[in-house]
Context: one part of a larger RNA
RNA sequence: GAACGCUGGCGGCGUGCUUAACACAUGCAAGUGGAGCGACGAACCGGGCUUCGGCCCGGGGCAAAGCCGCGAACGGGUGAGUAUCACGUGGGUAACCUGCCCCGAUGACCGGGACAACCCGAGGAAACUCGGGCUAAUACCGGAUGUGCUCUCAAUCCACCAGGGUUGGGAGAAAAGGAAGCUUCGGCCUCCGCAUCGGGUUGGGCCCGCGGCCCAUCAGCUAGUUGGUGAGGUAAUGGCUCACCAAGGCCGAGAUGAGUAGCUGGUCUGAGAGGAGGAUCAGCCACACUGGGACUGAGAUACGGCCCAGACUCCUACGGGAGGCAGCAGUGGGGAAUAUUGCGCAAUGGGCGAAAGCCUGACGCAGCAACGCCGCGUGUGUGAUGACGGCUUUCGGGUUGUAAACCACUGUCGGGAGGGACGAAUGCGCCGCAAGGAGAUUGACGGUACCUACAAAGGAAGCACCGGCUAACUCCGUGCCAGCAGCCGCGGUAAUACGGAGGGUGCGAGCGUUGUUC
Numbered sequence: 001g002a003a004c005g006c007u008g009g010c011g012g013c014g015u016g017c018u019u020a021a022c023a024c025a026u027g028c029a030a031g032u033g034g035a036g037c038g039a040c041g042a043a044c045c046g047g048g049c050u051u052c053g054g055c056c057c058g059g060g061g062c063a064a065a066g067c068c069g070c071g072a073a074c075g076g077g078u079g080a081g082u083a084u085c086a087c088g089u090g091g092g093u094a095a096c097c098u099g100c101c102c103c104g105a106u107g108a109c110c111g112g113g114a115c116a117a118c119c120c121g122a123g124g125a126a127a128c129u130c131g132g133g134c135u136a137a138u139a140c141c142g143g144a145u146g147u148g149c150u151c152u153c154a155a156u157c158c159a160c161c162a163g164g165g166u167u168g169g170g171a172g173a174a175a176a177g178g179a180a181g182c183u184u185c186g187g188c189c190u191c192c193g194c195a196u197c198g199g200g201u202u203g204g205g206c207c208c209g210c211g212g213c214c215c216a217u218c219a220g221c222u223a224g225u226u227g228g229u230g231a232g233g234u235a236a237u238g239g240c241u242c243a244c245c246a247a248g249g250c251c252g253a254g255a256u257g258a259g260u261a262g263c264u265g266g267u268c269u270g271a272g273a274g275g276a277g278g279a280u281c282a283g284c285c286a287c288a289c290u291g292g293g294a295c296u297g298a299g300a301u302a303c304g305g306c307c308c309a310g311a312c313u314c315c316u317a318c319g320g321g322a323g324g325c326a327g328c329a330g331u332g333g334g335g336a337a338u339a340u341u342g343c344g345c346a347a348u349g350g351g352c353g354a355a356a357g358c359c360u361g362a363c364g365c366a367g368c369a370a371c372g373c374c375g376c377g378u379g380u381g382u383g384a385u386g387a388c389g390g391c392u393u394u395c396g397g398g399u400u401g402u403a404a405a406c407c408a409c410u411g412u413c414g415g416g417a418g419g420g421a422c423g424a425a426u427g428c429g430c431c432g433c434a435a436g437g438a439g440a441u442u443g444a445c446g447g448u449a450c451c452u453a454c455a456a457a458g459g460a461a462g463c464a465c466c467g468g469c470u471a472a473c474u475c476c477g478u479g480c481c482a483g484c485a486g487c488c489g490c491g492g493u494a495a496u497a498c499g500g501a502g503g504g505u506g507c508g509a510g511c512g513u514u515g516u517u518c
Stems, first nucleotide, its partner, number of pairs: 002514005009376006015369002017334001022332003026329003031070003036067002044059006077287003087211007096204002101200007109143004118133006149172010177192003181188002213259001215257001220250003225247008262284004267276003289310005312323004340366001342365003348362001349360004379409003389400004413459001415454001417452003423445001428439001430437002462507005467488003473502005483490002
């Protein structure tokens, strides 16, 4: 965050599975780079041959697969677990890490061997797998160099709890190229990258003080337990782990156990103090079928990665395989109850890319729902013989009631017609040394908002209540029956309390009921 009953015209802004962290058909939700790499190679261009069908060679390079780089740890969902340094707040790290980004310093030298793709062969129903052969790189490996860096030794200075600085010696570890232009073919230059180090930024890890539920019908708990020495491990402190030693550590200011629960900013309520709850939005945490594990990486709860086990579902040729919506829609189920298998990347943001651009169920929009808040309308004026009708009556009348009709107007919303946006400026190419300048293009929403004129009172009112609390009264029916009811209580023959009617009162596109909180 409501639900239910009756009713229902429009718009704006919000909100929408609170239950089964139940199970999920289908589609989409994470890709991108050819300016890192090789093979194949469409359109097209040039040349050659031709039996006029076409074929061959060279250039070219769409698209898709492969190697490689970056991303996939963000973004999105959920609240199961968790009473915990999880969260909030304030500190510490002389005990730490940080890809991309920004600034600075230095360097980018010489070599080597493979593996995919591809070809050949084999197995399998499939998923896919195996063997042999060929090949490239910004993939991988070796060597050199070392501005600086790491480790270590010595001296010295500062601090003294580990630590830090300076100087010198020793040992160790780097790299990659690509694109455009010019060229005298040697190279030059611009851009994008690469390696090492220092600093910054950003993001994190760890530690500590304090703070915030309930039960004492839970009173004792604890052997890696508490501390020390040493070692291992980590980015890093630490029983984090291990060996040995000591016997400690927590507890009535509530240990331990049990129950419940994600925490907060904020939200609701209240004069406040306080109380309640933690939907939407924002920060942090945890989780991703259930349990466990590591790998890769700067970074992992690794939702749409891997391995093992389990439950479940599906395929199978019975040998074996595949899957994980607590992403967006959607289905079944549960439930009082909660929406479209929509449009678009135009904007904002993100990933990749030099860029063009590609991807993006983030997001922007539209659809459904009176679920909420707010705004507007359903006419306005006039109109008394106080018409007809209804109800009532003491039969005179009263009331409905200026209400209607009539007459005169108005035109919001809705309707049809015409016009028609802001959101769009970046980016792009051009000019310019630069500041900057002029230019073309790009809109899902949407022919929507909005504007203009047109017609016509026409299309637009209900719901609850009327004994007291509590605003609002009579008649008929019923007769302790049928029924009402929040409390008091009504009903047994004149019921303002039941049911209907007329009238009235209160709210009004809502009105009541139920639930919950203050």